Transfer RNA from a Candidatus Pacearchaeota archaeon, 71 nucleotides, folded computationally. Its Rfam family is "tRNA". By type it is a transfer RNA. From the family's description: Transfer RNA (tRNA) molecules are approximately 80 nucleotides in length. The organism belongs to Candidatus Pacearchaeota, within Archaea. RNAcentral holds the sequence, with entries from ENA. The prediction has a mean pLDDT of 81.
RNA sequence: GCGCGAGUAGUUAAGCGGCAGAACAUUUCGUUGCCAACGAAGUAACCCGAGUUCGACUCUCGGCUCGCGCA
Numbered sequence: 001g002c003g004c005g006a007g008u009a010g011u012u013a014a015g016c017g018g019c020a021g022a023a024c025a026u027u028u029c030g031u032u033g034c035c036a037a038c039g040a041a042g043u044a045a046c047c048c049g050a051g052u053u054c055g056a057c058u059c060u061c062g063g064c065u066c067g068c069g070c071a
Stems, first nucleotide, its partner, number of pairs: 001070007010024003018054001026042005047063005
């Protein structure tokens, strides 16, 4: 330099045109003499820019980062 794959909450990860969902973590409450465990509730996310579309996390183009391969 070229090709391929990936980027979604603090972490892991599903979703792939119209609802952003889960687990762990975190916060509050309950239970307990305390902690742990358990139960209930809450907060928190689509890498950046442009385009297509009535509508984009999703499709297209460019960029950035990471991984793999080729040279």